c-di-GMP-I riboswitch aptamer from a Deltaproteobacteria bacterium, 85 nucleotides, folded computationally. Its Rfam family is "c-di-GMP-I riboswitch aptamer". From the family's description: GEMM was predicted in a large-scale screen for bacterial structured RNA regulatory elements. The sequence was found by an Rfam model in a public genome assembly. The coordinates come from a structure-prediction model, not an experiment, and the mean pLDDT is 86.
[in-house]
RNA sequence: UGCUGCUCAGAGCAAAUUGCGGGAAACCGCAAGGCGCAGAGUUACGAGGCUAAAGCCUAAAGGCUAUGCCGGUCGAACCGCCAGG
Repeated sequence: UGCUGCUCAGAGCAAAUUGCGGGAAACCGCAAGGCGCAGAGUUACGAGGCUAAAGCCUAAAGGCUAUGCCGGUCGAACCGCCAGG
């Protein structure tokens, strides 16, 4: 430096659910919680997914649309702990 994560150490993150708050919603923040995670660290760059306030279409019902979201869906880039028999 690269590869691997069966094994070791010290740490780390935190699903569902509940409470409070924010938001039109998706969803997010904080606290409790502890399903899981060897990148469950960072970045919406590519793919994918969610929502549809405003806008547009419509007689209406409704439809379209991201400028709003999701990194715990996959890829990519960057950074990083331990071990290697």